[in-house]
RNA sequence: UUCUUAUGAAGAGUGACCGAGGGAUAGGCCUGUUGACGUCACAGCAACCUUCCUGUUGGAGUGGUGCUAAUUCCUGCAGACUCAUAGAUUCUGCGAGAUAAGAG
Numbered sequence: 001u002u003c004u005u006a007u008g009a010a011g012a013g014u015g016a017c018c019g020a021g022g023g024a025u026a027g028g029c030c031u032g033u034u035g036a037c038g039u040c041a042c043a044g045c046a047a048c049c050u051u052c053c054u055g056u057u058g059g060a061g062u063g064g065u066g067c068u069a070a071u072u073c074c075u076g077c078a079g080a081c082u083c084a085u086a087g088a089u090u091c092u093g094c095g096a097g098a099u100a101a102g103a104g
Base pairs, nucleotide, nucleotide: 001104002103003102004101005100006099007098013042014041015040016039017038021031022030023029026075027074028073043068044067045066048064049063051060052059053058072096076094077093078092079091080090082088083087
C1' cells in the first nucleotide's frame, strides 16, 4: 500500500510539556488561549485477535491492537414509500473513511 471479512445510536480522562488550530477530504455545524490538536506519564473503556476459566448466543481481562466531545458530529450516489412536492422524512442497496483479523 492492495484485497477479503466483521463492526460502528453503547462506553471511557486526568496531569506535565507545547502554543493555534482541530473534528480524514469539501460544505455545514461544532470545538479550542478556562489551552484544543500533538507528545509523554498514569488511569479508564471495550472485547477484534490472544490467554485463562467454563463447556456456552458464557465469564475474566493475561498479552497485541484500538479507543476515551458531539451517531463514523451531519451531509455522498441509486432505488422505493409517504407528505404540506424547487423540497423533506423513513427504509434498502452501493460508496467514502475508521478499527480489528486474515491474505498478498

The RNA shown here (SAM riboswitch aptamer (S box leader)) has 104 nucleotides and comes from Thalassobacillus cyri.
NCBI's taxonomy places the organism under Bacteria, Bacillati, Bacillota, Bacilli, Thalassobacillus.
It was read from a public genome assembly, where an Rfam model found it.
It matches the Rfam family "SAM riboswitch aptamer (S box leader)". Rfam describes the family as follows. The SAM riboswitch is found upstream of a number of genes which code for proteins involved in methionine or cysteine biosynthesis in Gram-positive bacteria.